[in-house]
RNA sequence: CCGCGCGGGAGAGUCUCCGACCACUUCCUCGUUCGGAGCGCCGAAGGGGCAAACCCUCCCCGGAACCUCUCAGGCGCCAGGACCGCGUGG
Numbered sequence: 001c002c003g004c005g006c007g008g009g010a011g012a013g014u015c016u017c018c019g020a021c022c023a024c025u026u027c028c029u030c031g032u033u034c035g036g037a038g039c040g041c042c043g044a045a046g047g048g049g050c051a052a053a054c055c056c057u058c059c060c061c062g063g064a065a066c067c068u069c070u071c072a073g074g075c076g077c078c079a080g081g082a083c084c085g086c087g088u089g090g
Base pairs, nucleotide, nucleotide: 001090002089003088004087005086006085007084008083013039015038016037017036018035019034020033022031040075041074042073046071047069048068049067054062
């Protein structure tokens, strides 16, 4: 430095509409799950961008990020999750 295991780990609508499934039912309607669309929003997987210091005689090039852009991803739960701690292998 890299990988694996365990623990901790934020933010933002389970908003609106449509369809389907399940249940109930005379109808309507409500609820659960799934899919699609629309608008709003978040940023800590990943990806993109840049200053100074630094490097050089000078110029150019290089030059980080939880800063920024939101492409991706995410906005109920689950999952994911930068980063931190412990253990372990190379």